[in-house]
């Protein structure tokens, strides 16, 4: 000294929380020693028992013990006497008012501090002076009688005193009136003089000296009483309180003043500077904390106060209204003979109770102190000590050195090791504490020691007896493993835990502190988060709605004075202890102690006079008055006016009007609406009109008149600080609302009707009551806003506008100056930023109001106001860790602008209806294996499930295994054949034959077997642990970086802007300049040409033929290579002499020529653990492996994707024509032949520009059908065949014949496509034994339409709003369940 926590991120505001210190503590775990302290914070609850205040015989009488002496005696005793000494109930004296305890009460002169007492007292003590003469009467004890259970008495009788009472003596005492001096703020005091009156006494001890007492008085000291200034608490939701109350006179009372008490008189006294009331509380020195200022506390120690079971009262006394005294009353407890009595631990111990919680019924008066006494001495739970408690502080120890094979064990591990760790063991030492033994204090300088055989010292012995607690996600020092699986639990805040938890539990390790460590409670700090030091109020909480004005606060210039504030000096005080500094004593420290400084305060006194205040005088710059002007929706009252609306009357006139998004309700043939004329009524005042004017704000708008307020300008005549602000108070105060009476045209809450809607108590429409208007009276609130209180001064400019004045001046109501008002822009400055910026939110001063986290709540209660509605004032419990401001990046908007895309539109063809195929859901099943689920799952993984595949099910089997690696052994085993079995498999049999090297002994490798172990294996789980791959936005034009600059920062700029493009493509501009990934280009196919090469390709001319078959040729086509070509290059126009666009020329092709490959940063925890790889978890005679059979092909249904159709642009039949691209050896398979056909026989040729698949089809020509469920359509089914294959039952394809279903163009809805495209037609390929309506390719024929970008969807850029950021499928209010 700071840190965590609001956000995606940022800055700010703001609360919450943490780290520190402290404690009379408590709880949990643990516990070796000593010293010094501390120890009922709760029930001022109740208390058994013991002790805590007595002492004096030198005050007194008596009693008792009793030496001695004398009697009597039965010699045991007994009766008198009574010394020294002792004991003592009673009288008497002193002390029980101190010491000790507690904090209930008390908000008070109770406490603190400083004064006063001229208004007082003071036993014992010190000191001054004077004195004690002479008498008297009682009374307890005691005795007798007597009451009572007891406590305790009663009557009579005797007696003493330092007990009590007169008398005498009497002043320097007191009182009274007088006088002199002196002092004091006043009342008055002090001293002197003289006078009058009044008031004392006690003795005891001693042979004595003498001592101790006694009385009066002065002084001192000590201790008190009383009074005063100032100071220290919460609530104003306590605002009024007071009758002895306030004062006076007189009296009483007191030690003393005083309404302290009383009588009379007066009507005062206190209070916003907080009276009264209520709540809480002992106060202080100090203690804790804090840099300080402050805040909190008031244990121990010290001072004061109060109290002593509760309440009241007095007595005694120097002192009490008395803790261990008295009386009364109450409650409680105890005793009782029921009549009556006794008691008071908040003394020390102790008990019960309460409580989280607080000790021994100890020792001693040895020390210190106290009471009594002449003294010895007695008493002393004060005190000194000991005991208990880690309750606190302080000190010490639990060993030291050495010791690497870095032991064992533990833990982790990438299995190599790492760590525990010099730690241990081992070796060498030491003896603090502890233990034992011996000596043995100071405290008392003679005696006397509870502590105590204690402290301390010496010796001996042995590493022996002595370490825990908390934490380890961040804050906050310290990390791994296992277990658990939003469970159990943790948590001070943020927050951890849903299968890889450094946050739970355990272990290892580590960190911190240490005889303690954590937790809890409380206080300060951090918190500048109540801000005096040291905060704020435009938007975060916070300016009163506005004005006038009281108290108060604050206040212009000059001079003189004063000295209250202020500054300085001195004096007194601020107790001691504590804290601080320098020392000293216990071995050190804690602790104790000496000295110093300090105690920031209060009081007294002296000095200063700048500033503030007071006083006095003067001034004019503030303020006001006067005079002269002009401006204005300023206010109040009265009168007048026209336009419009509605209504009434009359005329004309006929079928609608009105209203809406569209309608309907409504009005209208009883004549509306429209139109014309006349009339009535009420309300509001078009244009002018302007971020123009006026007003304090609310607010004010036709015209005229009357009354009236304020501001401004000019002049400088007058006053002379008269000013500013303003708690309370008073006044004004929009709209709505209320009361009473009017008025009522239009509008119009409520209400009615019609619509809209899922509903529609709304928005829209038709009506319509209060109200809106006037008069009078209430209400008193608004986003009453500039969300900005009022006043004064100062601090760059620019540009409008309203009202004045002044100067110059003409070509111009033109320029300039100034004052007041009202706007905009903007600099410095300021601000968290936005912004404000002379009309400040800048720089200063004065005064007022207000704020202190969000919710609860402007609510409740109380009070005040109001007729009511309601207003003003205004909490708490509880709850959250945030709530909030400004700005930033995105995303979003049924916001805006610009622009794209088969996005819409314009078109063409489909899907959705039918049948079938296929996939999916669902259902079913022993199983119907698994995955994929909006676009972006669903003819998808699967480029092809009869077995296999296959992962699923049933059954039968195997267990080091079907597969891999390693060591040892055996040497053949398997294949073949036979038998059993569904097969896997089992049994039997025969037969010998692997490869390499070789020194011929053998070795090695491969293979197989049996046994054993490590291990194999898993399409088991987790795609939310992962890699890789992929989809999607999207082939959309974007995504970023470096440096610089701007911003406190997140970030911005660049990338925005003006154009342009398919494009962040390019150009221009610009605090940016550059760069990267994307775009484009480079690559492939295709379109034209050229060159080269011509076989298997081609054939123009020549020869030649059935035929490019052949000779020949390589011109052409074609093929394969390599080039050329297109670049806005040229021209015109537009555009900014740009980029680029439009048009043209040329060209095969023109502005990217067409197509493909190519997919930026990223998004979706998107998909995939079942392609593969892989962490972790799980199975291990099974979740692994083998086999047979079945299933993946099920079928009431639903959806997606396709195929075929519904026909005549067609179907059938016949004839005829033209491709491209592919494939082919376990292959393609020709010719020829058989079969209606599938196909079969056949086997030429071909690893292919040569041969084959292979007839392309739509098309063309001809013919038939004649609009029908058909000569359309072909499903389904039957029969008969063919092919593949161990095998076509479940469950393949094809052929022929027969059968001939639905379907006649498809609801809502929805898809594709912009040109060689859609549509249509066939061909080929991969997969594949076989199986294609699917998929991937190929060519043939070959359209229509695009005005355009309003709308739907998706996207890009800019901008705007935002309470969203998991980002609108968001967030969030209410209601119902």
């Nucleotide at each position: 000294a700071g840190a965590g926590u609001u956000u995606g991120a940022u800055c700010c505001u703001g609360g919450c929380u943490c780290a520190u210190g402290a404690c009379g503590a408590a709880c949990g775990c643990u516990g070796g020693c000593g010293g010094c302290g501390u120890g009922c914070c709760u029930a001022a609850c109740a208390c058994a028992u013991g002790c805590a205040a007595g002492u004096c015989g030198a005050a007194c009488g008596g009693a008792c013990u009793g030496a001695u002496u004398c009697g009597c005696u039965u010699c045991g005793g007994u009766g008198a006497u009574g010394a020294a000494a002792g004991u003592u109930a009673g009288u008497g004296g002193c002390g029980g008012a101190c010491g000790g305890g507690u904090g209930a009460g008390u908000a008070a002169c109770g406490c603190g501090u400083g004064a006063g007492u001229a208004a007082c007292c003071u036993g014992c003590c010190u000191u001054u002076c004077a004195g004690a003469g002479g008498g008297g009467g009682a009374u307890a004890a005691c005795g007798u009688u007597u009451g009572g259970a007891a406590a305790c008495g009663a009557a009579c009788g005797c007696u003493a005193a330092u007990a009590c009472c007169g008398c005498a003596u009497a002043a320097c005492g007191u009182a009274c009136a007088g006088u002199u001096g002196u002092c004091g703020c006043a009342u008055g005091g002090c001293a002197g003089c003289a006078g009058u009156a009044c008031c004392a006494a006690a003795g005891g001890a001693g042979c004595a000296a003498u001592c101790c007492g006694c009385u009066a008085u002065g002084a001192g000291a000590u201790g008190g009483g009383c009074c005063c200034g100032c100071g220290g608490c919460g609530c104003a939701u306590u605002a009024g309180c007071u009758a002895g109350u306030u004062g006076g006179u007189g009296a009483g009372g007191u030690a003393a003043c005083g309404g302290c008490u009383c009588a009379c008189c007066a009507a005062g006294g206190c209070g916003a500077c907080g009276a009264u009331g209520c709540g809480u509380a002992g106060c202080c020195g100090a203690c804790c904390u804090g840099a300080g200022a402050g805040g909190g506390u008031g244990a121990u120690c010290g001072g004061c106060c109060a109290c002593a079971u509760u309440g009241g009262a007095a007595c005694u006394g120097a002192g009490a209204c008395a803790c261990g005294g008295u009386c009364c009353a109450g409650a409680c407890u105890c005793c009782u003979a029921c009549g009556g009595g006794a008691g008071g631990c908040a003394g020390c111990a102790g008990u019960g109770g309460g409580g989280a919680a607080u000790a021994u019924u100890g020792c001693a008066c040895a020390a210190u102190g106290g009471g009594g006494g002449a003294a010895a001495c007695c008493c002393u739970g004060a005190u000194g000590c000991a005991g208990c408690a880690a309750c606190g502080c302080c000190g010490c120890g639990u060993g030291a050195g050495u010791g690497a094979u870095g032991a064992a064990g533990g833990u982790c591990u990438u299995c190599g090791g790492a760590u525990u760790g010099u730690a241990a063991a081992g070796c060498u030492c030491u003896g603090u504490c502890u233990u034992u033994a011996g000596g043995g204090a100071c405290g008392a300088u003679a005696a006397u020691g509870a502590c105590g055989g204690u402290a301390c010292c010496u010796a001996a012995g042995g590493a022996g007896g002595a370490a825990g607690c908390c934490a380890c996600g961040g804050c906050u020092a310290a990390c791994u493993a296992c277990g658990u699986g939003c469970c159990a639990g943790c948590a001070g805040c943020c927050g951890c835990g849903g299968u890889a938890a450094u946050a739970c539990g355990u272990a290892g390790g580590u960190g911190g502190c240490a005889a303690g460590c954590g937790u809890u409670a409380u206080c300060c700090g951090g918190a500048u988060u109540u801000a005096c030091u040291g905060g704020g109020c435009g938007u975060a909480a916070a300016g009163g709605g506005a004005g006038c004005g009281u108290a108060g606060g604050c206040g212009g210039a000059u001079a003189u004075u004063u000295a209250a504030g202020u500054g300085g000096g001195a004096u007194g005080u601020g107790a001691a202890a504590u804290a601080c500094c320098c020392g000293a004593g216990c071995u050190u420290a804690a602790c104790u102690u000496g000295g110093g400084a300090g105690c920031u305060g209060c009081a007294u006194u002296c000095c200063a006079a700048a500033c503030u205040g007071g006083a006095u005088a003067u001034c004019u710059a503030g303020a006001g008055u006067g005079c002269a002007g002009g401006a204005g929706a300023g206010g109040a009252g009265a009168a007048u006016g026209g336009a419009a609306u509605u209504c009434c009357u009359a005329g004309u006139g006929u079928a609608g009007c009105g209203g809406u998004g569209a309608a309907a309700u409504g009005c209208g043939u009883a004549g509306a609406g429209a139109u014309u004329a006349g009339g009535a009524a009420g309300a509001a005042c078009a244009c002018c009109a302007g971020u123009g004017g006026c007003g304090a704000a609310g607010g004010c708008g036709a015209u005229u008149c009357u009354c009236u307020g304020g501001a401004c300008u000019g002049c400088a005549a007058c006053u002379g600080a008269c000013a500013c602000u303003g708690a309370g108070g008073c006044u004004c105060g929009a709209a709505a609302g209320c009361c009473a009476g009017g008025g009522a045209a239009g509008c119009g809450a409520a209400c009615g009707g019609g619509a809209u809607u899922a509903g529609a108590u709304a928005c829209c429409c038709c009506g319509g009551u209060a109200g809106u208007c006037c008069u009078g009276g209430c209400c008193g609130u608004a986003a009453a806003c500039g969300a900005u209180g009022a006043g004064u001064g100062c601090u760059a400019g620019g540009u409008g506008u309203g009202g004045g004045u002044c100067u110059c001046g003409u070509g111009a109501c033109g320029a300039g100056a100034u004052c007041c008002g009202u706007g905009c822009c903007g600099g410095a400055g300021u601000c968290a930023a936005c912004g404000c910026a002379a009309u400040a939110a800048g720089c200063a001063c004065u005064c007022c109001g207000c704020c202190u986290g969000g919710g609860g709540a402007g609510u409740a209660c109380g009070g005040c106001c109001g007729c009511a509605a309601g207003g003003c004032u205004g909490a708490a419990a509880c709850u959250c860790a945030a709530a909030g401001g400004a700005a930033u990046u995105g995303a979003c908007g049924g916001g805006g602008g610009c622009c794209c895309g088969c996005a819409c539109a314009a078109g063409c063809g489909g899907u959705g209806g039918a049948g079938u195929a296929u996939g999916u859901g669902g259902u079913u099943u022993a199983a119907u294996u698994c995955g994929a689920c909006g676009c972006a799952a669903c003819g998808c993984g699967a480029a092809g499930a009869a077995c296999c595949u296959u992962a699923c099910c049933a059954g039968g089997c195997c267990u080091u295994g079907a597969c891999a690696u390693u060591g040892a052994g055996u040497g053949a085993a398997a294949a073949g054949c036979g038998c059993a079995g569904a097969g896997a498999u089992g049994c039997g049999u025969a037969a010998u034959a692997a490869u390499c090297c070789c020194u011929c002994g053998g070795g090695a490798u491969a293979c197989a077997c049996g046994a054993a172990a490590a291990c194999a294996g898993g399409u088991g789980g987790u795609g939310c642990a992962u890699g890789g791959c992929u989809g999607u936005c999207g082939u959309c034009a974007g995504c970023u970086c470096g440096u610089g600059u701007c911003g406190u920062g997140a970030g911005a700029u660049g990338u925005u802007g003006g154009g342009u493009u398919a494009a962040g493509u390019c150009c221009c501009g610009c605090a940016a300049c550059g760069a990267g990934c994307g775009c484009a280009a480079c690559c492939c196919c295709u379109g034209u040409c050229c060159u080269g090469u011509g076989u298997u390709g081609c054939c123009a001319g020549c020869a030649g033929c059935a035929a490019g078959a052949u000779g020949g040729g390589c011109a052409c086509u074609c093929a394969c290579a390599g080039g050329a070509g297109a670049c806005u290059g040229c021209c015109g126009c537009g555009g900014a002499g740009a980029a680029c666009g439009c048009g043209g020329a040329g060209g095969a092709a023109g502005g990217c020529g067409g197509g493909g490959a190519u997919g930026a940063c990223g998004u979706c925890a998107a998909g995939u653990c079942a392609u593969c790889a892989u962490g972790c978890c799980c199975c291990u005679u099974a979740u692994g492996g083998c086999c047979u059979g079945g299933g993946c092909u099920a079928c009431a249904c639903a959806c997606g994707u396709a195929c075929u159709a519904c026909a005549a642009u067609g179907g059938g039949c016949a004839g005829g024509a033209c491709a491209a691209a592919g494939g082919g050896a376990a292959g393609c398979g020709a010719a020829g032949g058989a079969g209606c056909g599938a196909u079969c026989c056949g086997g030429a040729g071909c690893g292919g520009a040569u041969c084959c698949c292979a007839u392309a089809a739509a098309c063309c020509u001809g013919u038939u059908c004649c609009c029908a469920g058909u000569u359309c359509g072909g499903a389904c089914u039957g029969c008969a065949g063919g092919c593949u294959g161990c095998a076509a039952c479940c469950c393949g394809c094809c052929u022929g014949c027969a059968c001939g279903a639905a379907g006649u163009c498809g609801g809502a809805a929805u898809c594709g496509c912009u040109a060689g495209u859609a549509a249509u037609c066939g061909c080929a390929g991969g997969u594949c034994a076989g199986c294609a309506u699917a998929c991937u390719g190929c060519g043939g024929u070959g359209a229509a339409u695009a005005c355009g970008u309003u709308c739907c969807c998706g996207g890009g850029c800019c901008u705007u709003g935002c309470a969203c950021u998991c980002a609108c499928c968001g967030c969030c209010g209410g209601u119902c369940a």

This is a predicted structure of a 1377-nucleotide RNA (small-subunit ribosomal RNA) from an uncultured bacterium. Its Rfam family is "Bacterial small subunit ribosomal RNA".